The RNA shown here (transfer RNA) has 72 nucleotides and comes from a Bacteroidales bacterium.
Model confidence (mean pLDDT): 82 of 100.
RNAcentral holds the sequence, with entries from ENA.
It matches the Rfam family "tRNA". About the family: Transfer RNA (tRNA) molecules are approximately 80 nucleotides in length.
[in-house]
RNA sequence: UGCCCGGUGGUGUAAUGGCAACACGUCUGACUCUGAAUCAGAAGAGUUUGGGUUCGACCCCCAACCGGGCAG
Numbered sequence: 001u002g003c004c005c006g007g008u009g010g011u012g013u014a015a016u017g018g019c020a021a022c023a024c025g026u027c028u029g030a031c032u033c034u035g036a037a038u039c040a041g042a043a044g045a046g047u048u049u050g051g052g053u054u055c056g057a058c059c060c061c062c063a064a065c066c067g068g069g070c071a072g
Stems, first nucleotide, its partner, number of pairs: 001071007010024004018055001026042005048064005
C1' cells in the first nucleotide's frame, strides 16, 4: 500500500428490511442453620462514526475509525 473478515448489554453470540433475542454474569425474592445448587422476577445495549437508499435499516450502498488475517 492492496485485498478479505469483523465491530450489537459487563462477557460470548443471535437477529437475511418492520422500533434487538439467548446464554453466562449482576441485583431482588423463595428455598436453606449458612452458603452453593435450584426456582421466580428485575435491571442492563438502540447496534463504532458520518452520510445515502427506503414509508421503515443491526441488516443494503459509500466514506472514515478500530481490531484480526492474507499478499507485497